């Protein structure tokens, strides 16, 4: 140095038809329980890495930047 893949809730990920931001886990609060654990419901909880652009509309498309992992030199 060059390349491919990745970066969305605390964690592990999903969302590639461009239009509702979600899942499991953890947290909280309830039910249940002598109490807890298992279970059940229900909540919170996001700058979708950053900065620009196209676009009525961007996690998505387009450029540059930065981080991680591989590989190649």
């Nucleotide at each position: 140095g060059c390349g491919a893949c990745g970066g969305u809730a605390a964690c592990u990920c999903a969302g590639u038809u461009g239009g509702g931001a979600g899942a499991g886990u953890g947290c909280c609060a309830g039910a249940c329980u002598g109490a807890a654990g298992a279970u059940c419901u229900g909540g919170a909880a996001g700058u979708c890495g950053c900065c620009g652009g196209u676009u009525c509309a961007a996690g998505c498309c387009c450029g540059g930047c930065c981080c991680g992992u591989c590989g190649c030199a």